[in-house]
RNA sequence: UCUUAUCAAGAGAGGCGGAGGGAAUUGGCCCUAAGAUGUCUCAGCAACCGGCCAUAUUGGCAAAGGUGCUAAUUCCAAUAGGCAGAAAUUUGCCUAAAAGAUAAGA
Numbered sequence: 001u002c003u004u005a006u007c008a009a010g011a012g013a014g015g016c017g018g019a020g021g022g023a024a025u026u027g028g029c030c031c032u033a034a035g036a037u038g039u040c041u042c043a044g045c046a047a048c049c050g051g052c053c054a055u056a057u058u059g060g061c062a063a064a065g066g067u068g069c070u071a072a073u074u075c076c077a078a079u080a081g082g083c084a085g086a087a088a089u090u091u092g093c094c095u096a097a098a099a100g101a102u103a104a105g106a
Base pairs, nucleotide, nucleotide: 001106002105003104004103005102006101007100012042013041014040015039016038020031021030022029025078026077027076028075043070044069045068048066049065051061052060053059054058074099079096080095081094082093083092084091085090
């Protein structure tokens, strides 16, 4: 980089550290010196791979192994289409796409 699957559920304490952070751009909204983001340890969640059982391409069980995750739907919007409301350049909802994340494979 490509392919496939999933992304509305779930799960936090402590140590270090000391300024911005929530992927990128813009806007909104939010977290943050009562110490965030990050990182380490421990704990937990989930069940993609792997394991076991049955079946036949799906279901069940466990959680020792490989990953992942533990603020907010992937925090929300941006592009296209539809529906509803409004006097309105606007608001809300739905679907799809794009981008991104994770897993497995190439």

This is a predicted structure of a 106-nucleotide RNA (SAM riboswitch aptamer (S box leader)) from a soil metagenome. Model confidence (mean pLDDT): 82 of 100. The model forms 97% of the base pairs in the Rfam consensus.